[in-house]
RNA sequence: GGGCUUAUGGCGUAGUUUGGAUAGCGCGCCAGGCUUCGGACCUGGAGGUCGGGGGUUCGAAUCCCCCUAAGCCCG
Numbered sequence: 001g002g003g004c005u006u007a008u009g010g011c012g013u014a015g016u017u018u019g020g021a022u023a024g025c026g027c028g029c030c031a032g033g034c035u036u037c038g039g040a041c042c043u044g045g046a047g048g049u050c051g052g053g054g055g056u057u058c059g060a061a062u063c064c065c066c067c068u069a070a071g072c073c074c075g
Stems, first nucleotide, its partner, number of pairs: 001074007010027004020058001029045005051067005
């Protein structure tokens, strides 16, 4: 230098194939219940604007372009 893969709450992941409008789940966190207290269990809640920017579209995590970071392969 070229090619491929990955990037989604604090952590781990689904959703990308076929664009559809409130981005889901588990752990963790907070509050309440239960308990002598705690754990476990039950109920509720906060926390993302999907690696960054731009474009296409009525509508983008999803499609297109550029860039960043990590990993693998080739030279």